[in-house]
Context: one part of a larger RNA
């Protein structure tokens, strides 16, 4: 030095555990903010620090309910106190809420500095307190240049906005790595990313549709049709639709023609004012423009206007009186409704949510530190889910099945009240039916479709129709046939998502796993000028009973006795305690 055995040390694998994660699911909620948010800074306790809570009223204040014996959050005891005259605690409502931050009187190197006006405090101050004072947009109003009228500009009042937030949504911009075994069309991909805007969903939506059936009948989503038809350096790849089945269903309003009110302008005293007769009007009447009300909304085209069928009762209207005609309102009947299509901050206030309450049934023997395990004999069960308790507990505790409960807030079912709507047919007539639009040319883009025979949809530039005897579509185009009615608008549900709340589940993880983070400081310590990056770290015991007292030692560290405990070979370097590595003893080899 090695080998073997034994005993230890070091080390922290393994086993067991779970406070934490992960995924799914049902329901809720889907926003917060100038009434100052999200997020921070600094404070705040008997007490130095950290977390949590709170805000100079500072681990809290008031009040209304619940609950009923303990309490003063955690690390974490101690001191000093509080509580059946009901504390702590739980829930609803309210109060307070420093400074920064959209940050908003001005400034600024965030948490600081410094004004103006009015009012107040103070002996006074370069002191203190209270309130108002940002910008933009909209509306109203007062003013007001060059410049006459006007306009720009300015002042004031009122209202709104601004910022934050996980995904989902719409719109506008828009890559590359990559694949094509290179690469350029192509692909990755309208993806990532950026910007704007919104809602609890968004978007879409009641056919100028589909497409071949003499068919269907708004939109959306799923399954299918189908990896089909197609597109494609016909490479790599990309990739429908109709139809069928299902989920869910809901339909409406305008523009125009025509009637009429208001305003402005033109006409300029009489054409005219519903008709007839008579009076009256001069601010009338007529025309044009703008605007309000009525009317009207469709594809076996619809509507306006005129006529007919044809019409209830009562009132009102036009310059006046009488007669007529017309228009209009109410009654009556039917229907609908404020979470779509018109609308009110009316009233009622169901379920449910935000604290809680009741809730059956067991004893004993031995073993053991301890019984819930074992033995014996019982009980309940609408409850034998689960967790805890000194080892496997239906009957010990918390619970569970089942049943019950709200002063206050949220919620908004239902009813009442109220509000709104309401003919059809036939005939005539040819007034209306969305214009720089449709279409065309050219250049692009989107459509599964790469310019292709390329329809269809959208856009730039140029040009530029028709009004139902009109116009568009059916994948160039033409004819026939068929379908539809553009150039205005609204619309729930089925669909997408989960920062968040509550409940449930898992052939999900079990501390190098599972979130980066199970832990007395995790987005912490640490790193980087910065954008950013980013850990390690769980387990004594049933209970601290956490080792009084004695001894060695430096009034150490550490250890030996004693004591506690079932165990200290469980001693806070604490469950189990593998291997590498180190040491001691013995034997053997060299």
């Nucleotide at each position: 030095a090695g080998u073997a055995u034994a005993u230890g040390g070091c080390g922290g694998a393994u086993g067991u555990u779970u406070u934490g994660g992960c995924g799914c699911u049902a329901a809720g909620a889907a926003g917060c903010g100038a009434a100052g948010a999200a997020g921070g800074g600094c404070g705040u306790g008997u007490a130095a620090g950290a977390c949590u809570g709170c805000g100079a009223a500072a681990a809290u204040c008031u009040u209304u309910g619940g609950a009923g014996a303990g309490c003063u959050g955690u690390c974490a005891a101690a001191a000093a106190g509080c509580g059946u005259u009901g504390a702590u605690c739980c829930a609803g409502a309210g109060g307070u809420a420093c400074c920064c931050g959209a940050a908003u009187g001005g400034g600024g190197c965030a948490a600081c500095c410094u004004g103006u006006a009015a009012g107040g405090a103070g002996a006074g101050a370069g002191u203190c307190c209270u309130u108002a004072c940002a910008u933009u947009u909209a509306u109203g109003u007062c003013u007001g240049a060059a410049u006459a009228a006007a306009u720009a500009g300015g002042g004031c009042a009122u209202a709104a906005a601004g910022g934050c937030g996980a995904a989902c949504g719409a719109u506008g911009a828009g890559a590359a790595u990559u694949g094509a075994a290179a690469c350029a069309u192509c692909u990755u991909a309208g993806u990532a990313u950026c910007a704007u805007c919104a809602g609890g969903a968004a978007g879409a939506g009641a056919a100028a549709g589909a497409g071949a059936a003499a068919u269907c009948g708004a939109u959306u989503g799923u399954c299918u049709a189908a990896g089909u038809a197609g597109c494609g350096g016909c490479g790599a790849g990309c990739g429908a639709a109709a139809g069928g089945a299902c989920a869910g269903u809901a339909g409406u309003c305008c523009a125009a023609a025509c009637u009429u009110g208001a305003u402005a302008c033109a006409u300029g005293u009489a054409a005219g004012a519903c008709u007839g007769u008579a009076a009256u009007c001069g601010u009338u009447g007529u025309g044009u423009a703008u605007u309000g009300a009525g009317g009207g909304u469709a594809g076996a085209g619809g509507g306006a206007u005129c006529g007919u069928u044809a019409u209830g009762u009562a009132g009102c209207a036009g310059u006046u009186a009488c007669a007529g005609a017309u228009g209009u309102u109410a009654c009556g009947a039917a229907g609908a409704g404020u979470c779509a299509a018109a609308a009110a901050a009316g009233u009622u206030g169901a379920a449910g949510c935000u604290a809680g309450u009741g809730g059956a049934a067991u004893u004993u023997g031995a073993u053991g530190g301890a019984a819930a395990g074992c033995g014996a004999a019982a009980u309940c069960a609408g409850a034998g889910a689960a967790g805890g308790u000194g080892a496997g507990a239906a009957u010990c505790c918390u619970g569970u099945a089942c049943a019950c409960g709200a002063a206050a807030g949220c919620g908004g079912a239902u009813g009442c009240a109220c509000u709104c709507u309401u003919a059809a047919a036939c005939g005539a007539c040819a007034c209306c039916c969305a214009a720089g639009u449709a279409g065309u040319a050219u250049c692009g883009a989107g459509c599964a479709c790469g310019u292709g025979g390329a329809a269809c949809u959208c856009g730039g530039u140029a040009u530029g129709a028709a009004u139902c005897g009109g116009g568009g579509a059916g994948g160039u185009c033409c004819a026939c046939c068929u379908c539809c009615u553009a150039a205005g608008a609204c619309u729930a549900a089925a669909u997408a998502u989960u920062c968040c709340u509550u409940g449930g589940c898992g052939a999900c993880c079990g501390a190098u796993a599972g979130u980066g983070a199970a832990c007395g400081a995790a987005g912490u310590a640490g790193u980087g000028c910065g954008a950013a990056u980013g850990a390690a770290a769980a387990a004594u015991g049933a209970a601290a009973a956490g080792a009084a007292c004695c001894c060695c030692g430096u009034u150490g560290a550490g250890g030996g006795g004693a004591g506690u405990g079932a165990a200290a070979g469980a001693g806070u370097a604490c469950c189990u305690g593998a291997a590498a590595c180190c040491a001691u003893a013995u034997a053997c080899u060299u």
Large-subunit ribosomal RNA, domain I from an activated sludge metagenome, 590 nucleotides, folded computationally. The full RNA is in RNAcentral, with records from SILVA. It matches the Rfam family "Bacterial large subunit ribosomal RNA".